This is a predicted structure of a 265-nucleotide RNA (Bacterial large signal recognition particle RNA) from an Oscillospiraceae bacterium. It matches the Rfam family "Bacterial large signal recognition particle RNA". Its family is annotated with signal recognition particle, plasma membrane targeting and SRP-dependent cotranslational protein targeting to membrane, signal sequence recognition in the Gene Ontology. The family's RNA type in Rfam is non-coding RNA gene. A source record names the gene ffs. RNAcentral records the identical sequence in 4 taxa. Taxonomically the source falls in Oscillospiraceae (Bacteria, Bacillota, Clostridia, Eubacteriales).
RNA sequence: CCAUACCAGCCGGGGAGUCAGCGGCGCCCUGUACCUGAAAUCCGCUAUAGCAGGGGUUGAUUCCCCUUCUGAGAAUCGAUCGUUUCGGAAUGAGUUGUUUUUCCUGUGUUGAGGAAUGGGUCUUGCGCAAUGCGGAGCCGUGAACCAUGUCAGGUGAGGAAUCAAGCAGCAUUAAGCGGUGAACCGUAUGUGCCGCGAGGUCGCCUGUUCUGAGCAGGAAAUCCAAAGAUCGCCGGGGCGUGACAUCCGAGGAAGGGGUGUAUGG
Numbered sequence: 001c002c003a004u005a006c007c008a009g010c011c012g013g014g015g016a017g018u019c020a021g022c023g024g025c026g027c028c029c030u031g032u033a034c035c036u037g038a039a040a041u042c043c044g045c046u047a048u049a050g051c052a053g054g055g056g057u058u059g060a061u062u063c064c065c066c067u068u069c070u071g072a073g074a075a076u077c078g079a080u081c082g083u084u085u086c087g088g089a090a091u092g093a094g095u096u097g098u099u100u101u102u103c104c105u106g107u108g109u110u111g112a113g114g115a116a117u118g119g120g121u122c123u124u125g126c127g128c129a130a131u132g133c134g135g136a137g138c139c140g141u142g143a144a145c146c147a148u149g150u151c152a153g154g155u156g157a158g159g160a161a162u163c164a165a166g167c168a169g170c171a172u173u174a175a176g177c178g179g180u181g182a183a184c185c186g187u188a189u190g191u192g193c194c195g196c197g198a199g200g201u202c203g204c205c206u207g208u209u210c211u212g213a214g215c216a217g218g219a220a221a222u223c224c225a226a227a228g229a230u231c232g233c234c235g236g237g238g239c240g241u242g243a244c245a246u247c248c249g250a251g252g253a254a255g256g257g258g259u260g261u262a263u264g265g
Stems, first nucleotide, its partner, number of pairs: 001265006009057003012030004020046005034054004063258008073248001075246002081240008092231002095226003100221008113211009122199006128192002130189006137180005147172004155164003
């Protein structure tokens, strides 16, 4: 150095969690790298850290160790930002009102505004008028018989003259029905201020007298105050985002080192 056999080694790894700790089934990430059994209110082990059984491969670019680089993915902490909730304070804004100034518009010596005075509007009482309704009145119509007058015909009485009752018709009416301008009576009412009186005088309109130049509205700025707590401010929580940092880390790449026993040549 070579060959053969056996055997060490290897036949996945990692993260979180659980655990005194380690490993496993389970979850997650990588990746393709044996089989079977049991195993999360758990299974096995003890720092040499899975257990039980079976199988394959092999002394090497493939096994083991060290260093460097890269790196899927995970864990911890948690800045910042957003959102929400609870508590607090009360002017930094906002709302309302007030003070002052400026601008715009409308109006004003054909008299703004103010003062005094008198009215209206407002409430109410009485009267009157209007309107509506009803009544009376007037006109028309209107009774087979149980309204009236007149009663043809017919009926009754009478010797006759005549008398009596009385249907139809006609006329006039009762009850009823229809109509009706004015005038009469009654009644009703967000009709009307027409008259008289009482009440009220916040607001609006208006007449007279006095005074004599502003008044009203809008916008901006400003002063002061009030209410309330909408925005903003302070603090504590929840949810989401997740910087920086720490830590673990599969896989990959590079370099270096190490490597069993037996037999034979």